[in-house]
RNA sequence: GCGCGCUCUGGGGGCGGUGGAAGUCCGCACCGGCGGUGAAAGUCCGCGACCCGGCCGCUGCCAGCGGCCGGUUGACCAGGUGGAACUCCUGGACCGACGGUCAAAGUCCGGAUGGGAAGAGCGACG
Numbered sequence: 001g002c003g004c005g006c007u008c009u010g011g012g013g014g015c016g017g018u019g020g021a022a023g024u025c026c027g028c029a030c031c032g033g034c035g036g037u038g039a040a041a042g043u044c045c046g047c048g049a050c051c052c053g054g055c056c057g058c059u060g061c062c063a064g065c066g067g068c069c070g071g072u073u074g075a076c077c078a079g080g081u082g083g084a085a086c087u088c089c090u091g092g093a094c095c096g097a098c099g100g101u102c103a104a105a106g107u108c109c110g111g112a113u114g115g116g117a118a119g120a121g122c123g124a125c126g
């Protein structure tokens, strides 16, 4: 270093307005999965998650769940520093699955005590 086993690891609605009713609308606020990169990234590259489809299994059918394969998948500019920054600094912007809800949700509730990109620690052995 590689393989094996066990454990762990994600954030955010505070104040005011309208209204019969809003953490959902309006004003201000708050948050940012994993790896990469000439130097630190929600907005670059890739991946995961969500969503859709096909095949297979549980099972003869529907639904549901699981496995494999495929598809889809949001958003940034200007100036500055520097050898190097779409990553830092300054300024101004922008984005955020599905279902639910007395009224529309990145922040509430639910699938989810789930899944997972990856990383850390511990253990015994080769």
Stems, first nucleotide, its partner, number of pairs: 002126002004123006014028004029107002031096002033047004042094002051071008076092005098110003

FMN riboswitch aptamer (RFN element) from an Actinomycetes bacterium, 126 nucleotides, folded computationally. Its mean pLDDT, the model's own confidence on a scale to 100, is 78.